[in-house]
RNA sequence: CUCAUCGAGACCGGCUGAGGGAUAAGGCCCAAAGACGCCGGGGCAACCGCCGCAGCAACCGCGGAAAGGUGCCAACUCCUGCGGGACUGCCUCGAUGCGGGUUCCGGCAGAUGAG
Numbered sequence: 001c002u003c004a005u006c007g008a009g010a011c012c013g014g015c016u017g018a019g020g021g022a023u024a025a026g027g028c029c030c031a032a033a034g035a036c037g038c039c040g041g042g043g044c045a046a047c048c049g050c051c052g053c054a055g056c057a058a059c060c061g062c063g064g065a066a067a068g069g070u071g072c073c074a075a076c077u078c079c080u081g082c083g084g085g086a087c088u089g090c091c092u093c094g095a096u097g098c099g100g101g102u103u104c105c106g107g108c109a110g111a112u113g114a115g
Stems, first nucleotide, its partner, number of pairs: 001115006011041005019030003025080003042073003047069002050064004077109001082106007089098002
């Protein structure tokens, strides 16, 4: 850099000791009843790899197992931020105002795998 996925799922013990939730900001959470991190064990899932179906064969597709390589085990990637659609609240004579609210799609950034 490219492609795929990101609302599901899965916790105990030991060590340590103050911050942590990637990132600027805002929000909201976790945390001395010990978070985060590290180690051991356990588990989840099925990306790669493996097996089967079909096929001359390969790719694709569908299904299977979980012994291999990764990954993961608070909260949707914790939420928002940028653009757009739908619905809607408040103010107002009316609104093009209140970066209003809910939801959906896309984007940015990121994570994981494969190349």
Predicted 3D model of a 115-nucleotide RNA (SAM riboswitch aptamer (S box leader)) from a soil metagenome. RNAcentral holds the sequence, with entries from MGnify. Of the family's consensus pairs, 97% are formed in the model. The prediction has a mean pLDDT of 81. Its Rfam family is "SAM riboswitch aptamer (S box leader)". Rfam's curators write: The SAM riboswitch is found upstream of a number of genes which code for proteins involved in methionine or cysteine biosynthesis in Gram-positive bacteria.